[in-house]
RNA sequence: UCCGAGAAAGGCAAACCGGGAGAAAUCCCGGGACGCAAAGCCACGGGUCUAAUGUCGAUAUUGGCGACGACAGCCGGGCUGCCGAAG
Numbered sequence: 001u002c003c004g005a006g007a008a009a010g011g012c013a014a015a016c017c018g019g020g021a022g023a024a025a026u027c028c029c030g031g032g033a034c035g036c037a038a039a040g041c042c043a044c045g046g047g048u049c050u051a052a053u054g055u056c057g058a059u060a061u062u063g064g065c066g067a068c069g070a071c072a073g074c075c076g077g078g079c080u081g082c083c084g085a086a087g
Stems, first nucleotide, its partner, number of pairs: 002087001003084002011036002016031006034073001040079003044076003047071003054065004
């Protein structure tokens, strides 16, 4: 360094519930643990979600397109990092 143990110490926290923000996706706080060795950070590439502003079309309340919004617990990449046995 690779690697990751029925190791130790510690860490994070899905669904769901309560409160709050938002048009929504989603996020924040508290509870709660499905899981996680980067489930720490960065939207750089791909992907996914939403569809406000906008735009196109219908029409009399709706449809299409659409990210400058969101997801790092979808994959890849970049940066940083605790502990340590076997190999």

Predicted 3D model of an 87-nucleotide RNA (c-di-GMP-I-GGC riboswitch aptamer) from a Chloroflexota bacterium. Its mean pLDDT, the model's own confidence on a scale to 100, is 89. The source organism's lineage runs through Bacteria, Bacillati and Chloroflexota. The sequence was found by an Rfam model in a public genome assembly. Its Rfam family is "c-di-GMP-I-GGC riboswitch aptamer". Its family is annotated with cyclic-di-GMP binding in the Gene Ontology.